Source information: The RNA shown here (SAM riboswitch aptamer (S box leader)) has 115 nucleotides and comes from Sphingobacterium paucimobilis HER1398. The model forms 97% of the base pairs in the Rfam consensus. NCBI's taxonomy places the organism under Bacteria, Bacteroidota, Sphingobacteriales, Sphingobacterium, Sphingobacterium paucimobilis. The sequence is in RNAcentral, with records from Rfam and Ribocentre.
[in-house]
């Protein structure tokens, strides 16, 4: 890299190095020499995984509590967006089109399984 399932509005940042890009693409928009992004260390945060307790009952599962270990994570909602559906609106003879609002997927990120 691939299939699966789960979850993405909550939380959580200092030191030191490097030195110009960074947020995955797309169009925004933001960050960023008052050093960003990355890399180390220390420190946090959640609780996937894992331990304890409870309840149920059949091959599935809930609900608490922990935080030693194995991942994650600590600007913006995955920062918004994209395709399609539904409501309100704007303009307009109709149709194209457009905005805001929610839902569904699509993509992506990560756990944890499988081959």
């Nucleotide at each position: 890299g691939a299939u699966u399932u789960a979850u993405a509005a909550a939380g959580a940042a200092g030191u030191g190095g490097c030195g110009a890009g960074a947020g995955a693409c797309u169009g925004g928009c933001u960050c960023u020499a008052u050093g960003a992004c990355c890399c180390a260390c220390u420190g946090g945060c959640a609780a996937c995984c894992u331990u304890c307790a409870a309840a149920a009952g059949g091959u599935a599962u809930u609900u608490g509590a922990a935080a030693a270990g194995g991942u994650g994570c600590c600007a913006a909602u995955u920062c918004c967006u994209g395709u399609c559906c539904a409501a309100a609106g704007a303009a307009a003879u109709a149709a194209a089109u457009u905005u805001u609002u929610g839902g569904a997927g699509c993509a992506u990120a990560u756990a944890a399984a499988u081959g």

The prediction has a mean pLDDT of 82. The same sequence occurs in records of 2 taxa.